[in-house]
Context: one part of a larger RNA
RNA sequence: GCCUACGAGUUACUCCUGUCUGGCAGCCUAAGUACUUCAGGUACGGAAGCAUAGCGAAAGCGAGUCUUAACAGGGCGUUAGUCAGGCGGGGUAGACGCGAAACCGAGUGAUCUAUCCAUGGGCAGGUUGAAGGUGCGAUAGUCUCGCACUGGAGGACCGAACCGGUAAGUGUUGAAAAACUUUCGGAUGACCUGUGGAUAGGGGUGAAAGGCCAAUCAAACUCGGAGAUAGCUCGUACUCCCCGAAAUGCAUUUAGGUGCAGCGUCGUGCAAUAUGUGCUGGAGGUAAAGCUACUGAGAAGGCUAGGGGGCUUCACCGCCUACCAACCCUUAACAAACUCUGAAUGCCAUCACAUAGUAACGGCAGUGAGCCCCGGGGUGCGAAGGUCACGGGGCGAGAGGGGAACAACCCAGACCAACAGUUAAGGUCCCUAAGUCUAGCUAAGUUGCGAGAACGAGGUGGGAAUGCAGUGACAGCCAGGAUGUUUGCUUGGAAGCAGCAAUUCAUUCAAAGAGUGCGUAACAGCUCACUGGUCGAGCGUUCCUGCGCGGAAAAUAAGCGGGCAUCAAGCUAGGCACCGAAACUUUGGAUUCGAAAGAGUGGUAGGGGAGCAUUCUGCGGGGCUGAAGCAGUGGCGUGAGCCAAUGUGGACUUAGCAGAAAAGCAAAUGUAGGC
Numbered sequence: 001g002c003c004u005a006c007g008a009g010u011u012a013c014u015c016c017u018g019u020c021u022g023g024c025a026g027c028c029u030a031a032g033u034a035c036u037u038c039a040g041g042u043a044c045g046g047a048a049g050c051a052u053a054g055c056g057a058a059a060g061c062g063a064g065u066c067u068u069a070a071c072a073g074g075g076c077g078u079u080a081g082u083c084a085g086g087c088g089g090g091g092u093a094g095a096c097g098c099g100a101a102a103c104c105g106a107g108u109g110a111u112c113u114a115u116c117c118a119u120g121g122g123c124a125g126g127u128u129g130a131a132g133g134u135g136c137g138a139u140a141g142u143c144u145c146g147c148a149c150u151g152g153a154g155g156a157c158c159g160a161a162c163c164g165g166u167a168a169g170u171g172u173u174g175a176a177a178a179a180c181u182u183u184c185g186g187a188u189g190a191c192c193u194g195u196g197g198a199u200a201g202g203g204g205u206g207a208a209a210g211g212c213c214a215a216u217c218a219a220a221c222u223c224g225g226a227g228a229u230a231g232c233u234c235g236u237a238c239u240c241c242c243c244g245a246a247a248u249g250c251a252u253u254u255a256g257g258u259g260c261a262g263c264g265u266c267g268u269g270c271a272a273u274a275u276g277u278g279c280u281g282g283a284g285g286u287a288a289a290g291c292u293a294c295u296g297a298g299a300a301g302g303c304u305a306g307g308g309g310g311c312u313u314c315a316c317c318g319c320c321u322a323c324c325a326a327c328c329c330u331u332a333a334c335a336a337a338c339u340c341u342g343a344a345u346g347c348c349a350u351c352a353c354a355u356a357g358u359a360a361c362g363g364c365a366g367u368g369a370g371c372c373c374c375g376g377g378g379u380g381c382g383a384a385g386g387u388c389a390c391g392g393g394g395c396g397a398g399a400g401g402g403g404a405a406c407a408a409c410c411c412a413g414a415c416c417a418a419c420a421g422u423u424a425a426g427g428u429c430c431c432u433a434a435g436u437c438u439a440g441c442u443a444a445g446u447u448g449c450g451a452g453a454a455c456g457a458g459g460u461g462g463g464a465a466u467g468c469a470g471u472g473a474c475a476g477c478c479a480g481g482a483u484g485u486u487u488g489c490u491u492g493g494a495a496g497c498a499g500c501a502a503u504u505c506a507u508u509c510a511a512a513g514a515g516u517g518c519g520u521a522a523c524a525g526c527u528c529a530c531u532g533g534u535c536g537a538g539c540g541u542u543c544c545u546g547c548g549c550g551g552a553a554a555a556u557a558a559g560c561g562g563g564c565a566u567c568a569a570g571c572u573a574g575g576c577a578c579c580g581a582a583a584c585u586u587u588g589g590a591u592u593c594g595a596a597a598g599a600g601u602g603g604u605a606g607g608g609g610a611g612c613a614u615u616c617u618g619c620g621g622g623g624c625u626g627a628a629g630c631a632g633u634g635g636c637g638u639g640a641g642c643c644a645a646u647g648u649g650g651a652c653u654u655a656g657c658a659g660a661a662a663a664g665c666a667a668a669u670g671u672a673g674g675c
Base pairs, nucleotide, nucleotide: 001675002674003673004672005671006670011093012092013091015090016089017088018087019086020085021084022083023082024081026050027049032044033043034042035041054061055060064076065075066074067073096235097234099232103225104224105223106222107221108220114199115198116197117196118195119194120193121192122191123189125158126157127156128154132150133149134148135147136146137145138144162186163185164184167182168181169180170179201217203213204212205211238611239610240609241608242607243606248261249260250259251258252257262367263366264364265363266362267361268360273356274355275354276353277352278351280349281348282347288341289339290338295335296334299331300330301329302328304325306324307323308321309320310319311318370395371394372393373392374391375390377388378387379386400411401410402409415589416588417587418586420585421584422583426579427578428577429563430562431561435576437575438573439572440571441570447565448564455550456549459547460546461545462544463543464542465541466540467539468538476534477533478532479531480530482507483506484505487501488500489499513528517526518525590601591600592599593598612664614661615660616659617658618657619656620654621653622652629648630647631646633644634643635642636641
């Protein structure tokens, strides 16, 4: 893990409440007694109980009563019950099942281990050489000192047994519920050890680690109280049909629990109710807007109090000020806690119409962790797959199609069946059903599902304005581009071209600036403007706009689903066609509501209804001419399931109608057995 069996809302009650069925109209007996065909029997028994009147704290009054000064108002009342049985729910009991850690009582343990007591046992070998002693020497000395010998001390040294357990490795479903290998510490001591004995659970013992007290210790083990308690976790068993939530408010030693309300369902009930649309009538201060309409804040200018600075002065007076600045004026603006104003929606109400499993009351719940998207807000950083409340939608409890994949996005709400049709979103080159459809644009693989700025650019399409051009434009090429003059000034020099000035003038011209740039020390030189020729048709400038380019950096190889795609399979526009779902239609069928017509039938928690199966009992039925069980086959039913014949089997079994339950397993790290 699988299989088989077992495995969880039960039972009791002089209890409460509702509903259904039945009896009686007041209901009903309890204990008990008698009878008895001894049965889940019959009769008697009215004691008690419930009902028959309520209101008030009470005295009390009474279809009323209490409050009160009240004859007002208001509160509670102004007759249908009762008994039994079934069912739903509650209460008290273990009360759907399993599950603590713990607490208490009475006992059992020191054969493990801790400490202690008594009595025994053990420690190879080697090393060191304390005190004391003896002798000799030094010495005045029997003191003292030195040397030698002797001696054999030590929580002394090295190291086996023995005791331990330092480091690493192995082992880690082990050889072993703590070991093995190598290594290491102690090894005459606070040493190790045998035997017997002592201390016991809030107690012992502890060279103290909360250690140890029988593989158990921040309070042992065994049995009992005991089915402790568990607002917690897990599990809770056949089918079909109808409806179908909530994750909110208030309160809570309350926050993952509960009470009341809200939302669901069932019954009574039948329009009291809700929603939508329309007419009409209301309340209101949001969006916007506005502010010499208030409060507040802030910008520019003016005017000008007040202040600062400067000047003047012995002082006063006075003057200036592109300093700060009130009131006022002009201009342009701001505000959740500003408003002279002020919508749209929404909200309240009357009426009408339409729709609705309406309101209200009663039985039974579940929910009271919500989440995502869109909109207008608060908070946060105009952060969050953040958080808070509001409006809408969805998921939750919703399948199907699209979005590559993807609870929530887009489309669309699945009763069943169909090898029928039409569409939605989204698509129509291939993967892959359907256009290689039409007209433009893009050249960047831009794009084809992440976004990308300032700024830069003869990328390219469209539009507008304006200038030049067949009396020849634009570009190129050929030629000219002069003279007064080296203008004047300045200057070392200044000659078109360092700088300054100028009626930048005039002449010759087809045209040529007192000079556009390069250049020289200054000249020179090259070039441009300007002109002619050549050529032969468009050429410049500005603005608006479409699509592109650069700007453009991230960590495995990579953000088209992929292949791939360039007059597209990209982008823009428009139209037609087609594909495309459980949507809609068609055909057949089932079921709910309804008189019918017709309408409905996704669904978690949950409410309600109808059934199937199992065991037992009663009545009744089947069976050796073959029961149950088993096997495959065929059939019936929406389903749980049921039926038939055949084979096997060899003695019980059960249709139908009722009754009663130890009444259905996939899950509980479920229990037992088997594999």